[in-house]
RNA sequence: GCGGGUAUCGUACAACGGUAGUACGCCACUCUUCCAAGGUGGAGACACGGGUUCAAUUCCCGUUACCCGCU
Numbered sequence: 001g002c003g004g005g006u007a008u009c010g011u012a013c014a015a016c017g018g019u020a021g022u023a024c025g026c027c028a029c030u031c032u033u034c035c036a037a038g039g040u041g042g043a044g045a046c047a048c049g050g051g052u053u054c055a056a057u058u059c060c061c062g063u064u065a066c067c068c069g070c071u
Stems, first nucleotide, its partner, number of pairs: 001070007010024004018054001026042005047063005
C1' cells in the first nucleotide's frame, strides 16, 4: 500500500427499517440478629460525519480505532 471483518450502558453480548434489550456489575427498597445469597424497582449505551427513507443501531459512502489476510 491492497482486501476483508468488528465498533451498542462499567463489562460480555442480542436486536430481519418502526418502544434499544439480556446477564453480571452499580444504586434504592425488601428479606435476614448482621453479612452473603434471594426478591422488587431504578439509573446508565447505538464510534464519528454525511446520504437514502415517512422513519436508520439496522441500508449506502467516507473518517477513526482495533483484528485478520496479502504485499
Background:
A computed fold for a 71-nucleotide RNA from a bacterium, annotated as transfer RNA. The RNAcentral record of the sequence draws on ENA. The coordinates come from a structure-prediction model, not an experiment, and the mean pLDDT is 85. Its Rfam family is "tRNA". About the family: Transfer RNA (tRNA) molecules are approximately 80 nucleotides in length. Rfam classes the family as a transfer RNA.